[in-house]
RNA sequence: UCAUCUAGAGCGGUGGAGGGAACGGCCCAACGAAGCCCGGCAACCGGUCCCCGGACACGGUGCCAACUCCGAUCCGCCUCAGGCGGAUACAGAUGA
Numbered sequence: 001u002c003a004u005c006u007a008g009a010g011c012g013g014u015g016g017a018g019g020g021a022a023c024g025g026c027c028c029a030a031c032g033a034a035g036c037c038c039g040g041c042a043a044c045c046g047g048u049c050c051c052c053g054g055a056c057a058c059g060g061u062g063c064c065a066a067c068u069c070c071g072a073u074c075c076g077c078c079u080c081a082g083g084c085g086g087a088u089a090c091a092g093a094u095g096a
Stems, first nucleotide, its partner, number of pairs: 001096005010038001012037003018028003023071003039064003044060003047056004068091001072088007
């Protein structure tokens, strides 16, 4: 810089208190967090096979609570506290 980010993935072992990027919120967690092992998901890159569009998790990554959990701005709707929908931005994640 470009592409994608509303899909998908364990009632396992170990481990013991934390975790969800950051700040705020809101959540998850001893009916056991993180980490590690195993298991699984996924076709971004390579590769292979069909055959030009697909298939395969073999290699390189990645991922496995909540839309990238929400958050700002604008527009619209609602029974206007607040909620819902759409668009855009910031920050971020993954791959090349």
Model confidence (mean pLDDT): 82 of 100. SAM riboswitch aptamer (S box leader) from a soil metagenome, 96 nucleotides, folded computationally.